[in-house]
Notes:
A computed fold for a 107-nucleotide RNA from Lentibacillus salicampi, annotated as SAM riboswitch aptamer (S box leader). NCBI's taxonomy places the organism under Bacteria, Bacilli, Caryophanales, Bacillaceae, Lentibacillus. It was read from a public genome assembly, where an Rfam model found it.
RNA sequence: UUCUUAUCCAGAGAGGCGGAGGGACACGGCCCGUUGAUACCUCGGCAACAGGUUCUAUUCUGGAAUACUGUGCUAAUUCCAUCAAGCAUUUGCUUGGAAGAUAAGAA
Repeated sequence: UUCUUAUCCAGAGAGGCGGAGGGACACGGCCCGUUGAUACCUCGGCAACAGGUUCUAUUCUGGAAUACUGUGCUAAUUCCAUCAAGCAUUUGCUUGGAAGAUAAGAA
């Protein structure tokens, strides 16, 4: 980097650094930002995806608990919409898809 599978309406902030844009990409909306954002660093926190451990039921394995290990995350539903179908038709709503993110496995 590619492929497969699963999940994505829950949850979780302080300090330092730095100085203008940022919220993945493109258009639009909306929002965050010199009362200093985004990014980066430190510490803290959240979370059962995988491993470990414990408990439990059983049947070829399942369930529960636990942040010990490996990741991940820590404004807003993946911030919303975009494409398709259905419904409503003034703005819209629902479902699915695409794209993306994360984990595990494989190449």